[in-house]
Context: one part of a larger RNA
RNA sequence: ACUUCGUCAAGGAACUCGGCAAAAAAGUGGUCGUAACUUCGGGAUAAGACCUGGGGAUACAGCAAUGUACCCCCCGCAGCGAAAGUACUCCUAGCGACUGUUUAUCAAAAACACAGGUCCCUGCUAAACUCGUAAGAGGAUGUAUAGGGGCUGAGGCCUGACCAGUGCUGGAACGUCAACAGCGUCGGUCUUUCUUCGUUUACGAGGGGAGGCUGAAUGCUCGAAGCGCCAGUGAACGUCCGCGGUAACUAUAACCGUGUUAAAGUAGCGUAAUCCCUUGUCGGGUAAGUUCCGACCCGCACGAAAGGCUUAACGACUGGGAGGCUGUCUCGACGAAGUGCUCG
Numbered sequence: 001a002c003u004u005c006g007u008c009a010a011g012g013a014a015c016u017c018g019g020c021a022a023a024a025a026a027g028u029g030g031u032c033g034u035a036a037c038u039u040c041g042g043g044a045u046a047a048g049a050c051c052u053g054g055g056g057a058u059a060c061a062g063c064a065a066u067g068u069a070c071c072c073c074c075c076g077c078a079g080c081g082a083a084a085g086u087a088c089u090c091c092u093a094g095c096g097a098c099u100g101u102u103u104a105u106c107a108a109a110a111a112c113a114c115a116g117g118u119c120c121c122u123g124c125u126a127a128a129c130u131c132g133u134a135a136g137a138g139g140a141u142g143u144a145u146a147g148g149g150g151c152u153g154a155g156g157c158c159u160g161a162c163c164a165g166u167g168c169u170g171g172a173a174c175g176u177c178a179a180c181a182g183c184g185u186c187g188g189u190c191u192u193u194c195u196u197c198g199u200u201u202a203c204g205a206g207g208g209g210a211g212g213c214u215g216a217a218u219g220c221u222c223g224a225a226g227c228g229c230c231a232g233u234g235a236a237c238g239u240c241c242g243c244g245g246u247a248a249c250u251a252u253a254a255c256c257g258u259g260u261u262a263a264a265g266u267a268g269c270g271u272a273a274u275c276c277c278u279u280g281u282c283g284g285g286u287a288a289g290u291u292c293c294g295a296c297c298c299g300c301a302c303g304a305a306a307g308g309c310u311u312a313a314c315g316a317c318u319g320g321g322a323g324g325c326u327g328u329c330u331c332g333a334c335g336a337a338g339u340g341c342u343c344g
Base pairs, nucleotide, nucleotide: 001339002338003337004336005335006334007333008332010330011329014328019325029051030050031049032048037042039154053074054073055072056071058069059068060067061066075079088323089322090321091320092319093318094317095315096314100112101111116152117151118150119149120148121147122146129138130137131136155310156309157308158307160240161239162238165237166236167233168232169231170230171229174228175227176226181221182220183219184218185217186215187214188213189212190211191210192209193208194207195206196205197204198203241259242258243257244256245255268302269299280296281295282294283293284292
């Protein structure tokens, strides 16, 4: 000096990001007693108060039961007489309904899951879907009250507008449209034939006909899905506006005008886990409050199953406050054991 413990005057969170750590309380013993709220189950061992082995005497109060004070005796290691173990409590918000699950080894949570809700697919000899090249297997020895997938996430009250874009579903009249197929044209080449010319044959050059083969050549006909097109569809992907004026104080604008849009954010909530300005403004709490609670609302940039608002119970979750308690602190001191270093 450090580690692990123990004790402390007065104060009692002044410490600190934060009561972190420590202390304290209580202790599934008994007798009483117990609020808001509530899904009527809870909340709840709420909170809080009192009691503590057996026997006896005295005093006081009381009609008494009994209570209070004090003393004596008995038993035991020890009297809330068992063992082991063990959450301080209250008020108020946020998030998540709950029990559960998770980053083995820095994150346990508001993340995941969940019961419940809803949408889509699936009619089964081979369901949809998944694994596999396949055989085959799972789904399932199941059959739409079943199985798969997406989103949301108990309960309560609800879930508004827009189908213009994208997606999906349906439609098939019209337009567009591939290969194949059919009928031609053109080019190349081969065979044959007719004909003109060159010197007579042989042969050469040119022109025409017919027949083969052939070209990533070319025209027309036919030609499905798709796309165009027409509808539907939001608990599909998504999106949900400006400008100007107006009331007999002022201010504000129920109201009016005008432009755009597919439609112009409804209910509810709102300085919020979302608000830049911002320590918004007002109220409460404090002597003093960038946090907190209650209101307000032109919300930079909430908003309705990427759910909206609320909600009893629950939470090693996250804020704010209070009681108790303390070496967290004012402000440090002492003691015990151990380790390191220095000296001997």
Record summary
Large-subunit ribosomal RNA, domain IV from a Minisyncoccota bacterium, 344 nucleotides, folded computationally. The full RNA is in RNAcentral, with records from ENA. Rfam family: Bacterial large subunit ribosomal RNA. The coordinates come from a structure-prediction model, not an experiment, and the mean pLDDT is 80.